[in-house]
Predicted 3D model of a 74-nucleotide RNA (transfer RNA) from a Bacillales bacterium. The organism belongs to Caryophanales, within Bacteria. It was read from a public genome assembly. Its Rfam family is "tRNA". It is annotated as a transfer RNA. The coordinates come from a structure-prediction model, not an experiment, and the mean pLDDT is 80.
């Protein structure tokens, strides 16, 4: 340089065109329970899905570019 493939809450993931709100787990807060923790149990907060453009009635998802990583060829 050149093919490939990842990139969604603090972390890791699910979801590959649509019905309302992007799923779960751990972390994180709160309240219960307990003599205290901690476990359990209940609930709250937190992501405009790397960025800009496009296509479409609709895009996390399909097409372009671009940013970062990752294997592989030269």
């Nucleotide at each position: 340089g050149g093919u490939u493939c990842c990139g969604u809450a603090g972390u890791c993931u699910a979801g590959u065109g649509g019905u309302c709100u992007a799923u779960g787990a751990c972390g994180u807060c709160u309240g219960c329970c307990u003599g205290u923790c901690a476990c359990g149990c209940a609930g709250a907060a937190g992501a405009u899905c790397g960025u800009g453009g496009g296509u479409u009635c609709a895009a996390a998802c399909c097409c372009c570019a671009u940013c970062g990583g990752a294997a592989c060829c030269g």